[in-house]
Context: one part of a larger RNA
RNA sequence: GGAUGAACGCUGGCGGCGUGCCUAACACAUGCAAGUCGAACGGUGUCGCAAGACACAGUGGCGCAUGGGUGAGUAACACGUAGGUAACCUACCCCGAUGUGGGGAAUAACUACUGGAAACGGUAGCUAAUACCGCAUGAGCUCGGCGAGGGAUCGUUGAGGAAAGCUUUUCGGAGCGCGUCGGGAGGGGCCUGCGGCCCAUCAGGUAGUUGGUAGGGUAAAGGCCUACCAAGCCGAAGACGGGUAGCUGGUCUGAGAGGAUGGUCAGCCACACUGGAACUGACACACGGUCCAGACUCCUACGGGAGGCAGCAGUGAGGAAUAUUGCGCAAUGGGCGAAAGCCUGACGCAGCAACGCCGCGUGGGUGAAGAAGGCCUUCGGGUCGUAAAACCCUUUUCUGUGGGACGAGAGUGGACGGUACCACAGGAAUAAGUCUCGGCUAACUACGUGCCAGCAGCCGCGGUAAAACGUAGGAGGCGAGCGUUAUCC
Numbered sequence: 001g002g003a004u005g006a007a008c009g010c011u012g013g014c015g016g017c018g019u020g021c022c023u024a025a026c027a028c029a030u031g032c033a034a035g036u037c038g039a040a041c042g043g044u045g046u047c048g049c050a051a052g053a054c055a056c057a058g059u060g061g062c063g064c065a066u067g068g069g070u071g072a073g074u075a076a077c078a079c080g081u082a083g084g085u086a087a088c089c090u091a092c093c094c095c096g097a098u099g100u101g102g103g104g105a106a107u108a109a110c111u112a113c114u115g116g117a118a119a120c121g122g123u124a125g126c127u128a129a130u131a132c133c134g135c136a137u138g139a140g141c142u143c144g145g146c147g148a149g150g151g152a153u154c155g156u157u158g159a160g161g162a163a164a165g166c167u168u169u170u171c172g173g174a175g176c177g178c179g180u181c182g183g184g185a186g187g188g189g190c191c192u193g194c195g196g197c198c199c200a201u202c203a204g205g206u207a208g209u210u211g212g213u214a215g216g217g218u219a220a221a222g223g224c225c226u227a228c229c230a231a232g233c234c235g236a237a238g239a240c241g242g243g244u245a246g247c248u249g250g251u252c253u254g255a256g257a258g259g260a261u262g263g264u265c266a267g268c269c270a271c272a273c274u275g276g277a278a279c280u281g282a283c284a285c286a287c288g289g290u291c292c293a294g295a296c297u298c299c300u301a302c303g304g305g306a307g308g309c310a311g312c313a314g315u316g317a318g319g320a321a322u323a324u325u326g327c328g329c330a331a332u333g334g335g336c337g338a339a340a341g342c343c344u345g346a347c348g349c350a351g352c353a354a355c356g357c358c359g360c361g362u363g364g365g366u367g368a369a370g371a372a373g374g375c376c377u378u379c380g381g382g383u384c385g386u387a388a389a390a391c392c393c394u395u396u397u398c399u400g401u402g403g404g405a406c407g408a409g410a411g412u413g414g415a416c417g418g419u420a421c422c423a424c425a426g427g428a429a430u431a432a433g434u435c436u437c438g439g440c441u442a443a444c445u446a447c448g449u450g451c452c453a454g455c456a457g458c459c460g461c462g463g464u465a466a467a468a469c470g471u472a473g474g475a476g477g478c479g480a481g482c483g484u485u486a487u488c489c
Base pairs, nucleotide, nucleotide: 001489002488003487004486006485007484008483009482010481013360014359015358016357017356018355019353020352021318026316027315028314030313031312032311035062036061037060040059041058043056044055045054046053047052069271070270071269079195080194081193082192083191084190085189088188089187090186093184094183095182096181097180098179099178100177101135103133104132110125111124112123113122114121115120141160142159143158144157145156146155147154148153165176166175167174168173197243198242199241204234205233206232209231210230211229212228213227214226215225216224246268247267248266249265250261251260252259253258273294274293275292276291277290296307297306298305299304324350326349327348328347332346333344334343335342336341363393364392365391366390373384374383375382376381398426399425400424401423402422403421407416433478434477435476436475437474438459439458440457444473445472446471447470448469454461455460
């Protein structure tokens, strides 16, 4: 000098765009943050004379594994990069092929009885389905045999295994689905080479350890797991141990090499009160799911129950320090639905904060050998100083009034917002500070103080004329900021 998610002191007019718990992964009141589908199903209620319309708890489907948060843990195939998978999976979406035949048994809701303070149940009975279970068929599919092939795979043969309907109709059909198979797209699992911290005052480490055989397990290779067998495997090119740390694209600095860093945004990972576990499912070992244990908080009729903001706001605490319990689904995107639509603290906006960057303004011109006043003075004067006043002008900004969007696509629909912007009117009106002035370093005098009070980044100032302390005048720097502190280059 540059930089910052900054803080502190003094000061503070406006706008645009960004950014805003770095500390206690501390504890959380309250509200909201994931639902949707009646065109899968039986039913209930409301309105209605009816036809029918609307709403809903339950069964069922899809979603809830995305989005959003945090950085605790992790020195690791976690990440980055380049590959492998002949060792794998993939709901929804797209393309192609083919099928969708015929049956059965239940169960919630509901009704009755009943337990409990509650949370939540129990028994008996009734009922439906795109819920569940058999049967049929099955090219391809899976498993096995045989043959070909180095293999991928192909041929042949045996066995096994599927489905669901709904809406509409001019009754021909159409649309949405359902099953199986092949392919694609996108997504994921696993494996490998290489790369990126500190300590050797950590030197030896290791028994599922290293390898093999067989089996189990998985979507899948594998000591992943088990049994048996062998005795290996890693290590000064740093094993093992300890400390620290999410990684990257990037960011800051620097001429570069490099050094430092990883907040916002984006990719990946990990976590969800702490520890453990599985269930469901295409995908989880699952933030707003389940179970167990623990700590904590709350309710209780003392028998027993409920909870998890590292989602958005907000509260307490900690701290030098970090915002609103706001508006809207109008846009973009997502879930469900045939659709209308519903949901969406994602998101779009608004609010607060000079926290940062950028832009604008606080007026412009004329105006005295120079008012008043302040300060200094050798008492002559010098300086603040064209500065002010005064005259002329302008209106960015400000105030008032009026008009008023784009963002919305072929139609409806705008939170922002009566905002931006435009026009008119008024009036210089509404708007300047802060730090420094001994040298480094740009800017000097007076008074006060008297090694005191104090200053200070370094050198150093202050003990009676202090350009170094304090005040004043003046000057210098930067300017809606200025200075200090902290940290990095």

The part of an RNA shown here (small-subunit ribosomal RNA, 5' domain) has 489 nucleotides and comes from a metagenome. Its mean pLDDT, the model's own confidence on a scale to 100, is 87. It matches the Rfam family "Bacterial small subunit ribosomal RNA".